Context: one part of a larger RNA
């Protein structure tokens, strides 16, 4: 040098275990914010940092519950102190809450610099200190006020405000709107009205009470299956792609304009405006005129608000002995509760040791609030068919899009631009071109739950879900350390032991690391680089070969 075997080191796989993650189910909850929010910055301790927690009253102060003996956060240790006249703790209501930040008196390179006004404090008087007020936007109202005579426009001040920013920005509407890609190439088309940007809103939104659907009739909107990958559309390519019906979830219908009648005002003397009644539909209805009722039911609005319910909590079964072991709960023996044999702890595996489970109870305050009660609202029927009304720059028609599964096509219904521009119930519209019959509906005004959609947070619950190179990036002081001018990218790291008993005390040293004793533990090759401790590597000794 090799090879074997044995023994250290080194190293951290492996097994075991989890504080953390994942994923889904329920209930809640669906906001917070000019009364200053989200989310910081700078402070606060008897005390170096951090972390939590709170704001110059600053790990806190005040009440009311609740608990019952220990308490001053992670966090030992001193010191001081609190506490059965109830501390600490947890729960409700309140105080206080420096500075930034929508930040909003101006300014500004956030956590800073600097006015005005009124008031106070303090000075002999300034200075200076302290409190209050000052953003923009809308909206009414008043005062002012140009070009330019009234006038607007602008300025200006007073009040009101659920205005402003933030959040899951997930879900919803509305604006605006790609492309990469598919069509085996591309252009109409597709991908998609996605993505992205904007703007707005609620616990939900939207959409809804038929100028409906489509041929049997039905009867408001909205999910869900199903029709149906049909009918249809389509460089008839690529692909796109319905409805009626039907079975279900749910289930709720209503308010105004006008016609008309009264009142108030105006003024240009017959009209406006504005207020209260009246009235709301398609077998047409309503005013107007005639008979005839005066009661009974309803509410989706307001307020008060019981029970239940959240926000702390509480009561309650049953086991002991031996052996072994460091330590019983595992073994044997003899017994017991169960409406309690879910789960976790406890020195190895415990229904009967602890916490708990299962049963039962429980709120001073604050939310919620379906019973119940009040207010305010609202609800009636026939007749006649003269006369009135029943939503105007609308319907409709050209051109030009759009959007309906529908690409202009035979292209109806819907919506927009621009022109033109109607009828009035014997009326208008529609039933995929038009046209007739026959049917259906009643536009140019508005509300409207509940079935759906979601899921940042609370609880509480499960998993033929991970178990530290997995599981969130993150079990650990991580969106940190680090990198990057920025946007941004972004990690490594868990485990002693049942209990610190964390090794006085002796040696060796540099009084340094480290090692030997000694104890201390069941174990120290559990000793803090600490549970197991494999492999690769490094070495030691011993054999054998060379």
């Nucleotide at each position: 040098g090799g090879c074997a075997c044995a023994c250290a080191g080194u190293g951290g796989a492996u097994g075991c275990c989890u504080u953390g993650g994942u994923g889904c189910c329920a209930a809640c909850a669906g906001g917070c914010g000019a009364u200053g929010a989200a989310g910081g910055a700078c402070g606060u301790g008897a005390u170096c940092a951090g972390c939590u927690g709170c704001g110059a009253u600053a790990a806190g102060c005040u009440u009311c519950g609740g608990g019952g003996a220990g308490c001053g956060g992670c966090u030992a240790a001193u010191a001081c102190g609190c506490u059965u006249u109830g501390a600490u703790c947890c729960g409700g209501a309140g105080a206080u809450u420096u500075c930034c930040g929508a930040a909003u008196g101006g300014g500004g390179u956030a956590a800073c610099c600097u006015g005005a006004u009124g008031g106070u404090g303090u000075u002999c008087a300034u200075a200076c200190g302290c409190c209050a007020u000052c953003g923009u936007c809308u909206u009414u109202u008043c005062c002012u006020g140009a070009a330019u005579c009234c006038a607007u426009a602008g300025g200006g001040a007073a009040a009101a405000g659920c205005a402003c920013g933030c959040a899951a920005u997930a879900c919803c509407c509305g604006c605006u709107g790609a492309a990469g890609u598919g069509a085996a190439a591309c252009a109409u088309c597709u991908c998609a009205g996605u993505a992205a940007g904007c703007g707005g809103a609620g616990g939900a939104a939207a959409a809804g009470a038929a100028a409906g659907a489509g041929a049997a009739u039905c009867g408001a909107u909205u999910c869900c299956g199903u029709c149906a990958g049909u009918a249809g559309u389509g460089g008839c390519g690529a692909g796109c792609g319905a409805a009626a019906g039907c079975g279900g979830a749910a289930g709720a219908g209503c308010c105004c304009a006008a016609a008309c009648c009264g009142g108030a005002g105006g003024c240009u003397u017959g009209c406006c405006u504005c207020c209260g009644g009246g009235g709301u539909u398609g077998u047409a209805g309503g005013a107007c005129c005639c008979c005839g009722a005066c009661a009974u039911g309803g509410g989706a609005u307001c307020c008060c608000g019981a029970a239940c319910g959240a926000u702390a909590g509480g009561u309650c079964a049953a086991g002991g002995a031996g052996a072994u072991g460091g330590a019983a709960a595992g073994c044997u023996c003899c017994g017991g509760c169960a409406g309690a044999g879910a789960g976790g702890g406890u020195g190895a595996a415990a229904c009967c040791c602890c916490c708990g489970u299962g049963a039962c109870c429980g709120a001073a305050a604050u939310c919620c609030g379906a019973a119940g009660g009040g207010a305010c609202c609202u609800u009636a029927g026939g007749g006649u068919g003269u006369u009135c009304c029943u939503g105007a720059g609308u319907a409709a028609c050209a051109c030009g899009g759009c959007a309906c599964a529908c690409g202009u096509g035979a292209a109806a219904c819907g919506c927009c631009g621009u022109g033109u521009g109607a009828a009035u119930c014997c009326g208008c519209g529609c039933g995929g071109a038009c046209c007739a019959c026959c049917g259906c509906g009643u536009a140019a005004g508005g509300c409207u739950a509940a079935a759906u959609a979601c899921u940042a947070g609370u609880u509480g619950g499960c998993g033929a879900c991970c178990g530290a190179u997995a599981g969130u990036g993150a079990a650990c002081c991580a969106g940190u350390a680090c990198c990057g001018c920025g946007a941004g990218g972004g990690a490594a790291a868990g485990g002693u032991g049942a209990a610190a008993a964390g090794a006085a005390c002796c040696g060796c040293u540099g009084u340094g690391a480290g090692c030997g004793g000694a104890g201390u533990g069941a174990a120290a090759u559990a000793g803090a680089a600490c549970c197991u401790g494999a492999a690769a590597c490094c070495g030691u000794g011993u054999g054998c070969c060379u």
A computed fold for a 546-nucleotide part of an RNA from a Verrucomicrobiota bacterium, annotated as large-subunit ribosomal RNA, domain I. The source organism's lineage runs through Bacteria, Pseudomonadati and Verrucomicrobiota. The coordinates come from a structure-prediction model, not an experiment, and the mean pLDDT is 82.